A computed fold for a 74-nucleotide RNA from an archaeon, annotated as transfer RNA. Its mean pLDDT, the model's own confidence on a scale to 100, is 84. The sequence was found in a public genome assembly. It matches the Rfam family "tRNA". The family's RNA type in Rfam is transfer RNA.

[in-house]
RNA sequence: GCCCCCGUAGUUUAGCCAGGAUAGAACAAGGGGUUGCGGACCCCUAGACCCGGGUUCAAAUCCCGGCGGGGGCA
Numbered sequence: 001g002c003c004c005c006c007g008u009a010g011u012u013u014a015g016c017c018a019g020g021a022u023a024g025a026a027c028a029a030g031g032g033g034u035u036g037c038g039g040a041c042c043c044c045u046a047g048a049c050c051c052g053g054g055u056u057c058a059a060a061u062c063c064c065g066g067c068g069g070g071g072g073c074a
Stems, first nucleotide, its partner, number of pairs: 001073007010027004020057001029045005050066005
């Protein structure tokens, strides 16, 4: 230099191929219940689509560019 894959809460991820409901879950965090105090368990709360542009009535999803990570070739 070229090619391929990946990027979603603090962490792990579903959804992406094939566009359409308020982006779902687990763990972690905070609050409450329970308990002699904790743990476990139950209830509740907050929190995410890497960035920019394009297409579209509508983009996490499709297209282009960039950034970051991994791999291959040279």